Large-subunit ribosomal RNA, domain II from a marine metagenome, 850 nucleotides, folded computationally. It matches the Rfam family "Eukaryotic large subunit ribosomal RNA". Rfam 15.1 lists 107,465 matches to the family in 2,616 species. The prediction has a mean pLDDT of 80. The full RNA is in RNAcentral, with records from SILVA.

[in-house]
Context: one part of a larger RNA
RNA sequence: GGCGCUGCGUGGCCAGGAUCGUGCCUUGCUACCGGAGUGAUCCGACCCGUCUUGAAACACGGACCAAGGAGUCUAACAUGUGUGCGAGUGUUUGGGUGGCAAACCCCAACGCGCAGGUAACCCGAGAUUGCCCGAGCCUUUUACCGGGCGCAAGGCAGGCAGCGCGUUGGCCUUCUGGCCGAUGCCUAGCAGGAGCAUGCAUGCUGGGACCCGAAAGGUGGUGAACUAUGCUUGUGCAGGGUGAAGUCAGGGGAAACCCUGAUGGAAGCUCGAAGCGAUACUGACGUGCAAAUCGUUCGUCUGACAUGAGUAUAGGGGCGAAAGACUAAUCGAACCACCUAGUUGCUGGUUUCCUCCGAAGUUUCCCCCAGGAUAGCUGGAACCCGUUGCGAGCCGUGUCAGGUAAAGCGAAUGAUUAGAGGUUUCGGGGUAGAAACUAUCUCGUCCUAUUCUCAAACUUUAAAUGGGCACGAUGCGGUGGUCGCUUAACUGGACUGCUGCGUUGGGUCGGGGUUCUUAGUGGGCCAUUUUUGGUAAGCAGAACUGGCGAUGCGGGAUGCACCGGACGCUCGGUUAAGGGGCCUAAGUGCUCGCUCAUUCAGAUACCAUAAAGGGUGUUGGUUGAUGAAGACAGCAGGACGGUGGUCAUGGAAGUCGAAAUCCGCUAAGGAGUGUGUAACAACUCACCUGCCGAAUCAACUAGCCCCGAAAAUGGAUGGCGCUCAAGCGAGCCCCCGAAACCGGGCCAUCCGGGCAGAUGCGACGCCCGGAUGAGUAGGAGGACGCGUCGGUCGCAGCGAAGGCGCGGGCGCGAGCCCCGCUCAGAGCGGCCGAUAGUGCAGAUCUUGGU
Repeated sequence: GGCGCUGCGUGGCCAGGAUCGUGCCUUGCUACCGGAGUGAUCCGACCCGUCUUGAAACACGGACCAAGGAGUCUAACAUGUGUGCGAGUGUUUGGGUGGCAAACCCCAACGCGCAGGUAACCCGAGAUUGCCCGAGCCUUUUACCGGGCGCAAGGCAGGCAGCGCGUUGGCCUUCUGGCCGAUGCCUAGCAGGAGCAUGCAUGCUGGGACCCGAAAGGUGGUGAACUAUGCUUGUGCAGGGUGAAGUCAGGGGAAACCCUGAUGGAAGCUCGAAGCGAUACUGACGUGCAAAUCGUUCGUCUGACAUGAGUAUAGGGGCGAAAGACUAAUCGAACCACCUAGUUGCUGGUUUCCUCCGAAGUUUCCCCCAGGAUAGCUGGAACCCGUUGCGAGCCGUGUCAGGUAAAGCGAAUGAUUAGAGGUUUCGGGGUAGAAACUAUCUCGUCCUAUUCUCAAACUUUAAAUGGGCACGAUGCGGUGGUCGCUUAACUGGACUGCUGCGUUGGGUCGGGGUUCUUAGUGGGCCAUUUUUGGUAAGCAGAACUGGCGAUGCGGGAUGCACCGGACGCUCGGUUAAGGGGCCUAAGUGCUCGCUCAUUCAGAUACCAUAAAGGGUGUUGGUUGAUGAAGACAGCAGGACGGUGGUCAUGGAAGUCGAAAUCCGCUAAGGAGUGUGUAACAACUCACCUGCCGAAUCAACUAGCCCCGAAAAUGGAUGGCGCUCAAGCGAGCCCCCGAAACCGGGCCAUCCGGGCAGAUGCGACGCCCGGAUGAGUAGGAGGACGCGUCGGUCGCAGCGAAGGCGCGGGCGCGAGCCCCGCUCAGAGCGGCCGAUAGUGCAGAUCUUGGU
């Protein structure tokens, strides 16, 4: 140095593999989100509809399902709005062409309008009126300020016309009146037209008039097979009892006649079967055997008896031994059809959605009180003005009216208690006196100064609250003119000119004003305060305000109305009332005091009761006493003498009773506080003292507690339970707690502002900002759905409509769209318009089904 083998690094290319990332398809699993169905737990939660002040109601309707089921059409009027023409407007009775089709063309008449007034005859307005306000226009200016013209509507004044009612003048006159004026008041008008026709909406009225429903009324018929009654003609009614008349026999008698015994068989007589009826059990039955029956019992059963057939009487009519009974299961006026969809101020019902607004139960009138009309309250449609001005359930300032509360009654009126002083008057009584309007005493009246208590229909005084008016340019000034008014008067007043000041004339808040039309309502109820009647009432009647009604939410355990507070959907924060032992979210929080309740301790407004009166339960307070000069309480001693005071008494000695109630000795002891006696006695107390050694007594007052305190199912501070509370009375801190308040997002409604320039749409739009949101009766706006028609665009045997689905989606909602299945099988839909037999839970709704 070459060759071979081989290792490492690096670059490019190719191929394969691994890993990571990613796209699509398929499949499986898992997680999250969304949807549907179902189950469990916790919290809330009474059944809808209806009338009602009030319903979960022991107020009514409602078993369930399907289908049907109630403000319609028309005429006239009113208002709003659209369209056509316009001092006019409206063809459609009729006529014309080309025809008894429509469309088309047209004359006249007529309607309404263009002029009103009057009962009527009749009479009969305008042509630039002025001022205020004023849309808008012109002018000046850099702008502001300012000047001029001035629509419509409205206001004020003036003018014109007519009627009526007054006042009045002239003329004529048949003496009734007529004509021409003047003037005041009132009224509908004129003052360069606005109407006519028609569509739609709403409202009132007439029509069946939103639907269903009477009791009645009328017209014409059908019924006496049930039943009522009459008549005609038939049929039926065991067996007994009683024993009328008549008759017979015997007896008596002069006779009339009588007595006795038989015979006889009458009767709206009797017992009773059939029959007919129907008294009691208030029996059975009572969805029956039966829309009146069955059983036993009962009434009657030769009669005014029962009954068949025929016949007569018919609806304000019949028939009725009379009950308003009966007249075909119907009778205080039958049944059927029609008038008829009768009427009803009364009951019931009245069918999809959302948004906005939102009442009344009061005034006046009514054969008015369960109803209407009228005004009020409400909705809708518009118009005008817009921060100079205008407005106000507000405040302020000024001013005005008032006679309620209070007060007053030693002020008036009226009522009213008590004394005091005092004459005269008057009345009663007494003393002196013969008597006296003489004197004197006294009672009352009266007078005087006081005193006590009162008044819806008494008041000198006199509130609060409430009410009226004013708070500027249409103002405040100056200065002329006219006047027959006014004045003593150029005084006043009215009217009418010129002119100065200069826009500030209390505050606060806020849009305000006008017109047309209109539903519902016209039972109310509750609370604080005031108030009338009433013994009172969850009673009745008023006033102011607020509430419930029409309204949910938090609290008061519960609850129409009380307390808090009113509400779109959602999230977060903070509070209200009320709460913070547990039920139950939040303190077994802190500080102080009170309270023990063994027959119901107590425990949160409205509010779900308790009183007079008591308590030596306990806790405070006030007043007055006592107390180291020794109280109070306890124990102990004394508690005497005159004197058995006087009187009275049968008796009365402290003590039945009456009046009086001294003195002595004392530390103290009543002519006696009780017990007691026939009367004494005895005991005791007041009072004094000893022991003791520090507080004590009385009256009143008010907190809690206790008594007072009895009712019917068992029972309620909401329950449990609670005792230096979890009770009662205070203070403090923290916390819980609504749909309230604050903040964010979203929806709707209303208001304000801005906007098209690029390529489609775009004012019925787009963008920005703000505020607001309850609701029965009721109103308005915007939507959804069903049937049919016109226009337009589509879908469908490659499957329309319909039905089913514990499939999905959109819309606040009424609803709509998609998917799967049926095997279902032939029609259906969107949009723009039109139209209506157009939406069901209720009506003891209708029919059918379960």